[in-house]
Annotation
Predicted 3D model of a 109-nucleotide RNA (SAM riboswitch aptamer (S box leader)) from a soil metagenome.
RNA sequence: CUCAUCAAGAGGGGCAGAGGGACCGGCCCGGUGAAGCCCCGGCAACCACCCGAUCGCGGGCAGGUGCCAACUCCGGCUCGGACGCGGAUCGCGUCUCGGGAAAGAUGAG
Numbered sequence: 001c002u003c004a005u006c007a008a009g010a011g012g013g014g015c016a017g018a019g020g021g022a023c024c025g026g027c028c029c030g031g032u033g034a035a036g037c038c039c040c041g042g043c044a045a046c047c048a049c050c051c052g053a054u055c056g057c058g059g060g061c062a063g064g065u066g067c068c069a070a071c072u073c074c075g076g077c078u079c080g081g082a083c084g085c086g087g088a089u090c091g092c093g094u095c096u097c098g099g100g101a102a103a104g105a106u107g108a109g
Stems, first nucleotide, its partner, number of pairs: 001109006011040005019029003023076004041068003046064002049060004072103001077100004081095006
């Protein structure tokens, strides 16, 4: 850089001691113990491998990754919707409303 996926799923112990949820804004989690490291357990099934096929598919396995608070926690740009305000074919604001991007994460190349 390219492609695919992101509403599901899955936690205990030990060490350690104040932070963490990418960034910014919110809002959360945290001395009933954060990050990090270790052990054990689990989820899932992208890649590898195996079987079958109606060959851009289905099934199996769990070796290589990944993951185990909150939708990727929500929003950040844009389009639309609803509502409110302002002498207004428009502009601004709000939203437990919807779509698409961007960004990020993971895998494969």

The coordinates come from a structure-prediction model, not an experiment, and the mean pLDDT is 86. The RNAcentral record of the sequence draws on MGnify. Its Rfam family is "SAM riboswitch aptamer (S box leader)". Its family is annotated with regulation of gene expression in the Gene Ontology.